[in-house]
């Protein structure tokens, strides 16, 4: 130096499920007022999703006493307009290790 593995950082891609009902509140418009109109946030309730995290079983693997294990399962958490987040994938850089 090449290749591979792991980790970190940056960039790009990245799904699913109600923009349901709406205690209560916020501002705007009309109106003398009473009140009316549409909009935004949102407790709670019901329904749903799984690809942060977490948990469970297990194919399989190992140093086989035991342990490690998913994109499967559960939905505690999280999420269900957008935004944010997002397992995982690609590229680049850095660090560590392995190697013909």
């Nucleotide at each position: 130096g090449g290749u591979c593995a792991u980790g970190a950082u940056g960039c790009g891609g990245g799904a699913g499920a109600g923009u349901g009902u709406g205690c209560g509140g916020c501002a705007c418009g009309g109106g003398u007022a009473a009140c009316c109109g549409g909009g935004c946030c949102a407790a709670a309730c019901c329904g749903c999703c799984g690809a942060a995290g977490g948990a469970g079983c297990a194919a399989c693997c190992g140093c086989c006493c035991c342990g490690g294990a998913a994109u499967c399962u559960c939905u505690c958490a999280g999420g269900c307009c957008a935004a944010a987040g997002g397992a995982c994938c690609g590229c680049a850089u850095c660090a560590u290790g392995a190697u013909a």
Glycine riboswitch aptamer from Sphingobium sp., 100 nucleotides, folded computationally. It was read from a public genome assembly, where an Rfam model found it. NCBI's taxonomy places the organism under Bacteria, Pseudomonadota, Alphaproteobacteria, Sphingomonadales, Sphingobium.